[in-house]
Context: one part of a larger RNA
């Protein structure tokens, strides 16, 4: 210095777990807000740094119900209290609820500055934005009036995972370049509504038989078509199902307000079978041995695997106060009446599977412009015949489509470099000026019994001992403890 063996250190791989996650099923809910959301700022405890809970009445307060022995939320612990005259906690109802935020008195660089009128026990308290509608009052130019302005009521404004209608509306791509054409009416952007939302009762299809609102779903059928007949796009009739339901326009229905009668679900919760010996071990639930009980062997824990030790589980009971829902009666107001500047035609343009095109439907910027059931629309150019509808008003429930969230439950779904970025102070720490980006981090032991007391040491850091424990080679750098790398001993070799 090499190899080899044993033996340490470093280091966290493995396993083994799960406080978390992921996907789904089924029920619920499908909104909250000017009576100040959402989200936050800043406060709030005996010490209080974060987190959770609160609001100057602050980890609280009040009344009621429950419930029955311990608590003063978590990291986490002292010191102090509370509490069978029922505490903590559970459920209902109600009190406060700073300042920002629609943020609404004005302002403004959010969480801060400033003001005006009223009232005041002088402490404080109340009001005070904009729009709509309605009512009343006042009132120009301008006579009657209307604008307008004042005052009250009413509603409205903001936020929210996705689903649903409108509006407006891309490129990259692909066409093996590329313009029509795709990508797409897609992604973004408004606008708006609901628990669904649209669309809905044939001026519909069909085809000489007939069907009979809508909407979804499987087929028709990757067909008919459509296409720089390129890339591609891409139906319909029919059948097969899911769901069914039709009505109104001078009122048996909408809407809105108020009243009555009658009702289901439902809270906290309560009761809920059945086991004992031994021997092993630190510890029995596992073994041996004899019982028991199941409408309860889903599941969880408890010193190693427990139907009978504990929570539960089946079952079974209980559930207050209004409210609101729902059904049914019945009042009262309130809005709307048969569809013309409409069909239809030029002209541009969109939309249909259909790019103009032989191009019928259907929408309409613009510019013409009927008929009136003896009419008038369609049947895919257009005309006859033939058959079928009745447009220019209006409502409508299921079937469909989503999950921000709530309770239950399932997994040939993760097992901490996985599974959600986040099992743990996670949208935190850090980085960016900002938009934004975004971690890393679980595990002593049944039970802290977390090493009193001695000894090296610097009053260290570390150790050795004594003692706990089953184990300390489980000592908070804490199961297990692999590999690289780093080391001591030995043997061998040069």
């Nucleotide at each position: 210095a090499g190899c080899a063996u044993u033996u340490g250190g470093u280091g966290g791989a493995u396993g083994c777990c799960u406080u978390g996650g992921c996907a789904c099923u089924g029920a619920g809910a499908g909104g909250c807000g000017a009576u100040g959301a959402a989200g936050g700022a800043c406060g709030u405890g005996g010490u209080a740094c974060g987190c959770u809970g609160c609001g100057a009445a602050a980890a609280g307060u009040u009344a009621c119900g429950g419930g029955g022995a311990g608590c003063c939320g978590c990291g986490a612990a002292c010191a102090g209290g509370c509490u069978u005259u029922g505490a903590u906690c559970c459920g209902u109802a109600a009190a406060u609820a700073u300042c920002c935020g629609a943020a609404u008195g004005g302002g403004g660089c959010a969480a801060c500055c400033c003001c005006u009128g009223g009232c005041u026990u002088c402490g404080g308290c109340c009001a005070g934005a904009c729009c709509u509608g309605c009512a009343c009052a006042u009132g120009a130019a301008u006579a009657c009036a209307u604008a307008g302005u004042g005052u009250g009521c009413u509603g409205g404004a903001g936020c929210a995972a996705a689903c649903c209608g409108g509006g407006a509306g891309a490129a990259c791509u692909g066409a093996a370049a590329c313009a029509u054409c795709u990508a797409a009416g897609u992604a973004c952007c408004c606008c708006g509504a609901g628990g669904a939302a649209a669309g809905g009762a044939c001026a519909u299809c069909a085809a000489c038989a007939g069907a009979g609102a809508c909407u979804c779903c499987g087929c028709u059928a990757g067909u008919a078509g459509u296409g720089g007949c390129g890339a591609g796009c891409g139906a319909a009739c029919g059948c097969g199902g899911a769901c069914u339901a039709g009505g109104c326009c001078a009122a048996u229905g909408c809407c809105a307000a108020a009243c009555g009668u009658g009702u289901a679900a439902g809270a906290a919760c309560u009761g809920g079978a059945a086991c004992a010996g031994g021997a092993u071990g630190g510890a029995a639930a596992g073994c041996c041995u004899g019982g028991c009980a199941a409408c309860a062997a889903u599941g969880g824990g408890u010193g190693a695997u427990a139907g009978c030790c504990c929570c539960g589980u089946a079952c079974a009971g209980g559930u207050a106060g209004a409210a609101a829902g729902c059904a049914c009666g019945a009042u009262u107001g309130g809005a709307u009446a048969c569809g013309a500047g409409u069909a239809a035609g030029g002209c541009g343009g969109g939309a249909c599977a259909c790019g103009u095109g032989c191009a019928a439907u259907c929408c309409u910027g613009u510019c013409u412009g009927a008929a009136c059931a003896u009419g008038g629309g369609g049947g895919g150019a257009c005309c006859a015949c033939c058959c079928u509808c009745c447009a220019a008003g209006c409502c409508u429930a299921a079937g469909u489509a989503c999950u921000c969230c709530u309770c239950a439950g399932u997994g040939a779904c993760c097992g901490a470099u996985a599974g959600c970025g986040a099992a743990c102070u996670a949208g935190u720490a850090c980085c960016g000026u900002g938009a934004g980006g975004g971690a890393a981090a679980g595990g002593u032991g049944a039970a802290a019994a977390g090493c009193a007391c001695c000894c090296c040491g610097a009053c260290g850091a570390g150790g050795g001992g004594a003692g706990u424990g089953a184990a300390a080679g489980a000592g908070c750098a804490c199961c297990u403890g692999a590999a690289a790398c780093c080391g001591a001993a030995u043997g061998c070799u040069u």

A computed fold for a 494-nucleotide part of an RNA from Aestuariivirga litoralis, annotated as large-subunit ribosomal RNA, domain I. The sequence was found in a public genome assembly. Model confidence (mean pLDDT): 82 of 100.